Small-subunit ribosomal RNA, 3' major domain from a metagenome, 477 nucleotides, folded computationally. The full RNA is in RNAcentral, with records from SILVA. Rfam family: Bacterial small subunit ribosomal RNA. Gene Ontology terms of the family: structural constituent of ribosome and ribosome.
[in-house]
Context: one part of a larger RNA
RNA sequence: UGACGGGGGCCCGCACAAGCGGUGGAGCAUGUGGUUUAAUUCGACGCAACGCGAAGAACCUUACCUGGGCUCGAACGGCUUAAGAACAGCUUUAGAAAUAUUGCCUUCUCGCAAGAGACUUGAGUCGAGGUGCUGCAUGGCUGUCGUCAGCUCGUGUCGUGAGAUGUUGGGUUAAGUCCCGCAACGAGCGCAACCCUUGUCCUGUGUUGCCAUCAUUAAGUUGGGCACUCUCAGGAGACCGCCAGCGAUAAGUUGGAGGAAGGUGGGGAUGAUGUCAAGUCAUCAUGGCCUUUAUGUCCAGGGCUACACACGUGCUACAAUGGACGGUACAAACCGCUGCAAACCCGCGAGGGGGAGCUAAUCGGAAAAAACCGUUCUCAGUUCGGAUCGCAGGCUGCAACUCGCCUGCGUGAAGCUGGAAUCGCUAGUAAUGGCGUAUCAGAAUGACGCCGUGAAUACGUUCCCGGGCCUUGUACA
Numbered sequence: 001u002g003a004c005g006g007g008g009g010c011c012c013g014c015a016c017a018a019g020c021g022g023u024g025g026a027g028c029a030u031g032u033g034g035u036u037u038a039a040u041u042c043g044a045c046g047c048a049a050c051g052c053g054a055a056g057a058a059c060c061u062u063a064c065c066u067g068g069g070c071u072c073g074a075a076c077g078g079c080u081u082a083a084g085a086a087c088a089g090c091u092u093u094a095g096a097a098a099u100a101u102u103g104c105c106u107u108c109u110c111g112c113a114a115g116a117g118a119c120u121u122g123a124g125u126c127g128a129g130g131u132g133c134u135g136c137a138u139g140g141c142u143g144u145c146g147u148c149a150g151c152u153c154g155u156g157u158c159g160u161g162a163g164a165u166g167u168u169g170g171g172u173u174a175a176g177u178c179c180c181g182c183a184a185c186g187a188g189c190g191c192a193a194c195c196c197u198u199g200u201c202c203u204g205u206g207u208u209g210c211c212a213u214c215a216u217u218a219a220g221u222u223g224g225g226c227a228c229u230c231u232c233a234g235g236a237g238a239c240c241g242c243c244a245g246c247g248a249u250a251a252g253u254u255g256g257a258g259g260a261a262g263g264u265g266g267g268g269a270u271g272a273u274g275u276c277a278a279g280u281c282a283u284c285a286u287g288g289c290c291u292u293u294a295u296g297u298c299c300a301g302g303g304c305u306a307c308a309c310a311c312g313u314g315c316u317a318c319a320a321u322g323g324a325c326g327g328u329a330c331a332a333a334c335c336g337c338u339g340c341a342a343a344c345c346c347g348c349g350a351g352g353g354g355g356a357g358c359u360a361a362u363c364g365g366a367a368a369a370a371a372c373c374g375u376u377c378u379c380a381g382u383u384c385g386g387a388u389c390g391c392a393g394g395c396u397g398c399a400a401c402u403c404g405c406c407u408g409c410g411u412g413a414a415g416c417u418g419g420a421a422u423c424g425c426u427a428g429u430a431a432u433g434g435c436g437u438a439u440c441a442g443a444a445u446g447a448c449g450c451c452g453u454g455a456a457u458a459c460g461u462u463c464c465c466g467g468g469c470c471u472u473g474u475a476c477a
Base pairs, nucleotide, nucleotide: 001477002476003474004473005472007471008470009469010468011467012466013465015461016460019425020424021423022422023421026316027315028314029313030312031311032310033309034307035306042053043052064302065301066300067299068298069297070296076127077126078125079124080123081122082121083120084119089104090103093100094099108117109116110115129291130290132289133288134287138285139284140280141279142278143276145274150189151188152187153186154185155184156165157164158163169180170179171178195268196267197266198265200236201235202234203233204232206230209226210225211224214223215222239262242256243255244254245253246252318418322377323376324375325374326373327372334365335364336363339358340357344353345352346351384415389410390409391408392407393406394405395404431453432452433451434450435449436448437447
């Protein structure tokens, strides 16, 4: 100087407390461990691995296993040499395919020629190839402490020196934020602001958007209009600016006015010096090592989907604040040409036929669902719950046996609110309801977004956890 302390002081955080809802019990989905297996490819392991890499394993993917093939090789460059058209396409035979093979077709350019060039194939050679090892050789990227308020430097001063000072102190703040003081004076990286979005208003813009007034219609449908909503451009607005109290006349803080918004208005992006030899050699790049008729490469089938069990994360429930049936409203965001697909018809339905319109403020996906209004069920393992299984179908796709999703009929399991323990959340939040997108032929209860309905509680900082500053002890570095 740090680090540590079941030392002290001050302070903060859904850290506790106060509340609301879960997990832990059940069934299923998914990941992991374990076990099994020819293989169940690999990585990730407290927080910070375990719905993680994977924004999507039937083949492919695919790295694993079994079997069948190839060895200048599946792709690419240089040189030597041989053949020329060769490859491709169609086709014959063998085969699981890869591949081998038969026939047809194709027969380059310049040049009189010699020859040269281009292209293809074969042979040879120098390079190849490797998701093989080492993340403890590395770059890059990422997680984490932590959006915590810290981390440093120049000059000066003090100290023999390591170092100290500044950065400590008194206040204050979300903040090393600001004020005051001070052997310090300044500065840098962080904080804040500048950026995006949302909340109010103004100006411009009026089509595909909107409709107050006037006509018109089944319908903003048409005429008409751009006031309103809205669209997307530009501006205004918030600064403790005003008033009062407190404060040291400061920084600031408490209350009030005005205001759409008040003290960082809400949300996002933004992550200092460093820590964990944290993670990744399987995104990529790369040193070294290993391999070269195989640890490379092609193909078929299988596996990654196994199942006495254990754990994590979720979904669905156990019901009456509910289930079922009927009627009737109100969104936002997003996507669409290898696409979205309406009306209409068929089917109980999944779906099929159909193909208008739309490169989309125009057309389509699209029905929002909880909610509301009626009817019914009356506390029961039930008209709760839907696992499991049987049969019959639909869709995608060469192909749904291993191993997809969906529909109908039947079946109707566990489950009556969950032990110890444990998680999230402070407001348009939790809880709850639906909608969309990426990936994607098909395949979400996951992920990422969107809107609807919409709470309770916070006395307080003694305690648990994590963190910041000062101080103290230390046989630690």